[in-house]
This is a predicted complex of two RNAs, RNase P RNA and transfer RNA, with 486 nucleotides together. Model confidence (mean pLDDT): 78 of 100. Rfam match: Bacterial RNase P class A.
RNA sequence: AGAGGUAGCCGGAUGGCCGCCGGCUCCACGGGUCACCGUCGGAGCGGGAGGAAAGUCCGGGCACCACAGGGCAGGGUGCUGGAUAACGUCCAGGGGAGGCGACUCCACGGACAGUGCCACAGAGAAGAGACCGCCGCGGCCGACCGGAUUUCCGGGUCGCGGCAAGGGUGAAACGGUGCGGUAAGAGCGCACCAGCGGCCCGGGUGACCGGGCCGGCUCGGCAAACCCCACCUGGUGCAAGGCCGAAUAGGAGGGCAAGCCUCCCGCGAGGGGGGCGAAGGGUCGCCCGCCCGGUGCCCUCGGGUCAGGCCGCUCGAGCGGCCGGGUAACCGGCCGCCUAGAGGAAUGGUCAUCACGUCAGCCGGUUCCGGCUGACGAACAGGACCCGGCUUACAGGCUGCCUCUGACG
RNA sequence: GGGGCGGUAGUUCAAUCGGUUAGAGCACCGGCCUGUCACGCCGGAAGUUGCGGGUUCGAGUCCCGUCCGCCCCGCCA
Repeated sequence: AGAGGUAGCCGGAUGGCCGCCGGCUCCACGGGUCACCGUCGGAGCGGGAGGAAAGUCCGGGCACCACAGGGCAGGGUGCUGGAUAACGUCCAGGGGAGGCGACUCCACGGACAGUGCCACAGAGAAGAGACCGCCGCGGCCGACCGGAUUUCCGGGUCGCGGCAAGGGUGAAACGGUGCGGUAAGAGCGCACCAGCGGCCCGGGUGACCGGGCCGGCUCGGCAAACCCCACCUGGUGCAAGGCCGAAUAGGAGGGCAAGCCUCCCGCGAGGGGGGCGAAGGGUCGCCCGCCCGGUGCCCUCGGGUCAGGCCGCUCGAGCGGCCGGGUAACCGGCCGCCUAGAGGAAUGGUCAUCACGUCAGCCGGUUCCGGCUGACGAACAGGACCCGGCUUACAGGCUGCCUCUGACG
Repeated sequence: GGGGCGGUAGUUCAAUCGGUUAGAGCACCGGCCUGUCACGCCGGAAGUUGCGGGUUCGAGUCCCGUCCGCCCCGCCA
């Protein structure tokens, strides 16, 4: 100098003018004895989006469903250890894959629990198979070739049998190389290598790693196919939920077994209260348990209405700095700070200067850099109960560390 | 704001438990028929299965991400 890798940051600044949305204070008006409350308007002070506010893909807080209970079903996660409120997130490590390397990526439990699938091609697709081929035995020379010439031999052809080395098909063909062995062959035997299983030793919390011995055991792939194993998981969501106000037909139809127990009043007939309990209902489904269950409840249809007001609502697993612990994620201590809370919902526009980038022109010095002038450009996108993550979008710019290559010293 | 469903020729729909080259009707184009048009007959073209990745030998189908479209909900009793 060139080409990369990785971790992180910024994502315009200042001022003027005109506007928008909340909060507090004051003035004006109305009510009220005061405190204060309400309303429109005005003035002042102070505040007003993001790294993703987004997608809503996960997790949690919070709220309600009596408690949030048991089982099944369903759903999710999937190497190990840790972090955390929790997670499918993060950190560290192991294994595998890619790269010369810095480094990056991986849904990474189980296919000797079972079931299923593997199209086409191919002989054969899972304890498989024989098309060509190789080999042995027997028959025939009736056709063809060569040799011998009555009958035979070799090739050939037919039949029976052996084999799986080689060819060929496929994404995948039931270990690889070599030697022995054989009629030909084959883990058939042996040596080495690779894999699998078992046992032992050492290291590590563990995943796992290193080493030794034994067994010819050679055993295909797919679980983002069903499934098995381990762990997690109740549902609904701020339109949760609480309080208040306005309005109407406080409407119509249907349903709620047989009943039982107990108390009070009464001479008695009877009347009243309480409890058990069926149907039904109780926030996905089924069963059990639990709760409500006759002026109450449930189902269906219909009605009203402003989608009304207030609360929930923003101080919180908060932000910044320093110190300490930990390899790290993260945790702890001290100090400082308060930072939108709203309705279909506000942060904008313009001007000037500066900063940034691109282009053009001029000037100064050797490629290149610096200065001046002018024009143009500046992304993705916007809170709606709140947090922790993931994913996706993003003009342009900055910083730290590391790797490879080349040149020079 | 919250929850659910879907995306395949121009259009309306198919495609079995993942299997070879995604298939029909209408529409479109060409030819035949007719004096001409329509009908009819014959033939043809038309697909990034919304998009990007992954699993698998193989994806419209299974999984993940993303884009677009459609549907449902409140309060008072």